Context: one part of a larger RNA
Molecule: large-subunit ribosomal RNA, domain VI
Organism: uncultured Clostridia bacterium
């Protein structure tokens, strides 16, 4: 735009795509076969390998600035105590995220119609024959069943609910600009919100991490070490808090089809 009103929700599924894997072990059973050696079918069970999907509670990795050690040099008048810069200067942890080497889950059951392939019934052909006429059985293969999109499927579906003035403009249900964002995200889009507000930020308060800040006081000639002090600091984490920032506004959109 279109789905002959205009709209918020929830849906059916034509069609498409995805999966479709496979050991070993144990138990039936040392059974049935088979002189022995060997050694099953069928039927139940456990574990595993690829390979897929989701996740982050635990293990394990990153974690470009969250801490903590520390070399050089420059600076901040010195000392102390700090910043800058050397690959995040360099090492030692690390929280959320986001990841595998971590976890958990999947591949099934069955049906349907079938290839091979046994088969009834059976005559052409008095017999015999699965096949000609009828009829069964029977595979990871075909088609459902599982799982994902999915009504531009223009054959344009569906079910609930909402709105409906009396004339050209402005409005209704509703929806968008616009501003705060992230569980979305390259942009759009999706999603949460938007003062009747916890949406982001500050700020408190906790988890988590680092590891016991500065000042001081003690001991020592000093380096240090020691007590205040399981302290100080803290990027995503989880709660409260309108402190600041989502003010105010503006557009669009039907007339009973």
């Nucleotide at each position: 735009c279109g789905u002959a009103a205009g709209a918020u929700a929830u849906u059916u599924g034509a069609u498409g795509g995805g999966a479709u894997c496979u050991g070993u072990c144990c138990c039936u059973a040392g059974u049935a076969c088979g002189a022995g050696a060997g050694g099953a079918c069928c039927a139940g069970g456990a574990u595993g390998g690829a390979c897929g999907u989701a996740c982050c509670a635990a293990u394990u990795g990153u974690g470009c600035a969250u801490c903590g050690g520390u070399u050089g040099u420059u600076c901040c008048g010195c000392c102390a105590g700090g910043a800058g810069c050397a690959c995040g200067g360099c090492c030692g942890a690390g929280u959320a995220g986001c990841g595998a080497a971590g976890u958990a889950c999947g591949g099934a059951c069955g049906g349907g119609a079938u290839a091979a392939a046994c088969g009834c019934u059976g005559a052409a052909a008095g017999c015999a024959u699965c096949u000609a006429a009828g009829u069964g059985u029977g595979a990871a293969a075909c088609c459902c069943a599982c799982c994902c999109a999915a009504a531009g499927a223009u054959a344009a579906g569906a079910u609930a609910u909402c709105u409906c003035c009396u004339c050209a403009g402005a409005u209704a249900a509703g929806g968008a600009c616009c501003c705060u964002u992230g569980u979305a995200g390259a942009c759009c889009a999706c999603a949460a919100g938007g003062u009747u507000g916890a949406u982001a930020g500050g700020u408190c308060g906790g988890a988590g991490g680092u590891g016991u800040a500065a000042g001081u006081g003690c001991a020592g000639u000093a380096a240090u070490g020691u007590a205040u002090u399981u302290a100080g600091c803290u990027g995503a984490c989880c709660g409260a808090u309108a402190c600041u920032a989502a003010u105010a506004g503006u557009c669009c959109g039907a007339a009973c089809g």